[in-house]
RNA sequence: UCACGAACAAGGCAAACCAUUCGAAAGAUUGGGACGCAAAGCUUCCGGCCUAAAAGUGUUUAGUUUUAUGAACUAUGUCACUUAUGGUAGCGGGGUUGCCGAU
Numbered sequence: 001u002c003a004c005g006a007a008c009a010a011g012g013c014a015a016a017c018c019a020u021u022c023g024a025a026a027g028a029u030u031g032g033g034a035c036g037c038a039a040a041g042c043u044u045c046c047g048g049c050c051u052a053a054a055a056g057u058g059u060u061u062a063g064u065u066u067u068a069u070g071a072a073c074u075a076u077g078u079c080a081c082u083u084a085u086g087g088u089a090g091c092g093g094g095g096u097u098g099c100c101g102a103u
Base pairs, nucleotide, nucleotide: 003103004101005100012037013036017032018031019030021028022027035090041096042095043094045093046092047091048088049087050086055082056081057080058079059077061075062074063073064072065071066070
């Protein structure tokens, strides 16, 4: 120095939940709180997963056009689906930095 994670030392982080703030949501900030974590330090490069504001498609209802069926257009929603540009680093992989030292 690299791999590895037994012990030891110094420590570190902080799940759920509660309050607060931001956000359309997922989720995040701050404080309390500890389920746990050898990187549960940092980083969205890759995959997975979560959300769907905006956008698109279909559709509900109403109206207009057409002789009528049909078709087209406009509006409408407690509707459905698709999709990150949003997120998750405590879902993995990668990159990078770091404490101790059996092997």

Predicted 3D model of a 103-nucleotide RNA (c-di-GMP-I riboswitch aptamer) from Photobacterium marinum. Of the family's consensus pairs, 95% are formed in the model. The coordinates come from a structure-prediction model, not an experiment, and the mean pLDDT is 87. The organism belongs to Photobacterium, within Bacteria.